This is a predicted structure of a 524-nucleotide part of an RNA (small-subunit ribosomal RNA, 5' domain) from a Bacteroidota bacterium. The sequence was found in a public genome assembly. Rfam family: Bacterial small subunit ribosomal RNA. The source organism's lineage runs through Bacteria, Pseudomonadati and Bacteroidota. The prediction has a mean pLDDT of 86.
Context: one part of a larger RNA
RNA sequence: GGAUUAACGCUAGCGGCAGGCCUAAUACAUGCAAGUCGAACGGCAGCGGGUGUAGCAAUACAUGCCGGCGAGUGGCGCACGGGUGCGUAACGCGUAUGCAAUCUACCUAUAACUGGGGAAUAGCCUUCCGAAAGGAAGAUUAACACCGCAUAACAUCACGAAACGGCAUCGUUUUGUGAUCAAAACUCAGGUGGUUAUAGAUGAGCAUGCGUGACAUUAGCUAGUUGGUGAGGUAACGGCUCACCAAGGCGACGAUGUCUAGGGGGUCUGAGAGGAUGAUCCCCCACACUGGUACUGAGACACGGACCAGACUCCUACGGGAGGCAGCAGUAAGGAAUAUUGGACAAUGGCCGCAAGGCUGAUCCAGCCAUGCCGCGUGAAGGAUGAAGGUGCUAUGCAUUGUAAACUUCUUUUGUCCCGGAAUAAACCCCUGAUUUCUAUCAGGGCUGAAUGUACAGGAAGAAUAAGGGACGGCUAACUUCGUGCCAGCAGCCGCGGUAAUACGAAGGUCCCAAGCGUUAUCC
Repeated sequence: GGAUUAACGCUAGCGGCAGGCCUAAUACAUGCAAGUCGAACGGCAGCGGGUGUAGCAAUACAUGCCGGCGAGUGGCGCACGGGUGCGUAACGCGUAUGCAAUCUACCUAUAACUGGGGAAUAGCCUUCCGAAAGGAAGAUUAACACCGCAUAACAUCACGAAACGGCAUCGUUUUGUGAUCAAAACUCAGGUGGUUAUAGAUGAGCAUGCGUGACAUUAGCUAGUUGGUGAGGUAACGGCUCACCAAGGCGACGAUGUCUAGGGGGUCUGAGAGGAUGAUCCCCCACACUGGUACUGAGACACGGACCAGACUCCUACGGGAGGCAGCAGUAAGGAAUAUUGGACAAUGGCCGCAAGGCUGAUCCAGCCAUGCCGCGUGAAGGAUGAAGGUGCUAUGCAUUGUAAACUUCUUUUGUCCCGGAAUAAACCCCUGAUUUCUAUCAGGGCUGAAUGUACAGGAAGAAUAAGGGACGGCUAACUUCGUGCCAGCAGCCGCGGUAAUACGAAGGUCCCAAGCGUUAUCC
C1' cells in the first nucleotide's frame, strides 16, 4: 500500500447493487416450512343446493340425488428443495481412467400382452379399557390394496451346438431342448393407465493411477491381520461375513501414533514465483438432541419417518405418555459483534392432479443495518471599500482568514407538494379460425402483478433540506501564538516534556480524505 462476513470512537443527506451469528453442532415459547389425487375405492362427518313428508309459515325431519368432501383404504411424492460444518488427513475431495463386477422410479423409442377367479381388511356400526396418548373384541364392506390359476419370451436358470472377438477370469452373436415367472382398471369412449422385454436418457454405486496438513521431542505397527479354498451375503467386486488352511501384510519413498482440519471451483495479496484463505455463489462430502438398528421403497439406513438405549425439557388422575429450529422468522444465553415472529405464489422452479387447481419460509419481493462497492448532492457565475470579526506581527500600520462573506444574476440534481403512471405476462385455461379424426400443431382475441400507485415521466415554488473526521518533529503532505514546566501528558518507530515545546493542552492557520474519517484485529 491492498484486503476484510469485521468491531469500536466521532459524524451522517440520498440512491443502486450486494452482504449480514466468524462465538455455544448451546437450550428452545409460538406460528409457518410437504403435500396432493373423488378421472383408483368404500362411503358421507361438516358446508352449499335439490327433492320428499309435516306445517298457513318460520321451521323440523328424511333422502349421497347433485356440487363437493372430514376421517379412512389406495397411488405418487415425502431420498428433491432448505440448513449446518460436528466428524473426517480419508479414494473424503480434485483430476484422469475402468466396471468383461453394477442398479436406475418418473421420461423417450421399439415390440408383445392386458384372460379368468378368490379370500380378507381399514372405514362405518355395536361393546369395552384408559386421565390422556391410545388400545381391544365382535359384526359387516370396496378397490388400480392382497393372493392363487391360465397364457408367454428376445427375460432368468440348467444342459448342449456353431461362428466371431478379446482384456486374465472370458465377452458377443446365432441356435436346440427343458424348467420358472406377468398384468388393473378408470373413462367425457377420444384416451389415460397396467405387465413383460430391449435400447436410450438421467441419477447413483464400486474400483484404480496421481495430487491433497503439522510433529521423528511419535519407529516400529498388524490376528480378519495378509493371502488361498469353499460357503453365505449384496444391484455388484471384495475378509464384506463365516469355516478351514498357509504365515503373511505395512514401514525412514515416514508405517503406527498424537494434534489440527470438511475438500474443490475460487477469494485476497504479489510483477511473477509464491504466501494466506475456503464468508456470499456453484460442485462434492458429512451430519440432523447423543449412540445404535433396521423397515418401507427405484432410491434412505431417512432433518420436520419408525424402534431401542441415554441426557434434557414438558404433561399426568402417578398407572403412564409427549418432544427434538444445524428449515423461515423469533426467544434466552454466549459474545466486540450480525436483521422482521413481514408480503405473495404474479414470475422461475418443485410435488400431486386429465384439468381446474392445491401445496411450496424453495423462490420472488419488502423491512432493519454507512457492513461493503459504485453513483449523486450539500449549489453555479460574477463580486475588493481586499468589509466587519478572529489570529499573528517588525504594531498610528501591515499580513492572513479571503472571492471567502455581504451583494447581483442564474440553476433546481436532491428534498417537499400536485398530476399521470409502467415493463416484468406469456403460457395453462376459455372463445374463434386453419391443417382438421377436439388428436396434435399453428394463428387471432380474452383472463392473471406480491413487489406497486413503486420505478419512471410532467409541473410548481424556493439556495431553499444536507459536512465531517483525522493530522501538521522526522519517516509523511501540512506552523505559529498562548498555557504547562520530566508535571500534566503524547507515542507506530526514532523519541518529545526539567521556563521561549512547530512533538503535551487550547486557539488561529494549513494539509489529507470525504458521507465518511480514524483506531483496533487479521492476511499478503